[in-house]
RNA sequence: UUAACCCUUGCAGGAGAGACUCCAGGAUCCUUGUGAUCCUCGGAGCGCCGACGGCGCAACCCGCCCGGAAACGCUCAGGCAAAAGGACUGCAGGGGUCUG
Numbered sequence: 001u002u003a004a005c006c007c008u009u010g011c012a013g014g015a016g017a018g019a020c021u022c023c024a025g026g027a028u029c030c031u032u033g034u035g036a037u038c039c040u041c042g043g044a045g046c047g048c049c050g051a052c053g054g055c056g057c058a059a060c061c062c063g064c065c066c067g068g069a070a071a072c073g074c075u076c077a078g079g080c081a082a083a084a085g086g087a088c089u090g091c092a093g094g095g096g097u098c099u100g
């Protein structure tokens, strides 16, 4: 100093699935009624999603062993209007390690 690898920052893109039902509380409206609409990150119930996390198998990596390990599977947590989050991709930086 370069490539690869790992971590990290910023920007952009980024899927899936009920704005479900009931109860409780609050606000607004007027036809004053077990009415309509909205809110709570409240409670209960059923239905679903898989691209944060977690777990499992082991496709795959490694000459072999050890070891690592999925975008596959399960859904504990999470999510199912918007917002937030989001694997991954691209660009621009920062740091580290090894090798040449």
Base pairs, nucleotide, nucleotide: 001100004097005096006095007094008093009092010091011090012089013088018046020045021044022043023042024040025039026038027037028036029035030033047080048079049078053076054074055073056072060068061067

A computed fold for a 100-nucleotide RNA from a Gammaproteobacteria bacterium, annotated as Glycine riboswitch aptamer. Model confidence (mean pLDDT): 75 of 100. Rfam family: Glycine riboswitch aptamer. About the family: This family represents the bacterial glycine riboswitch.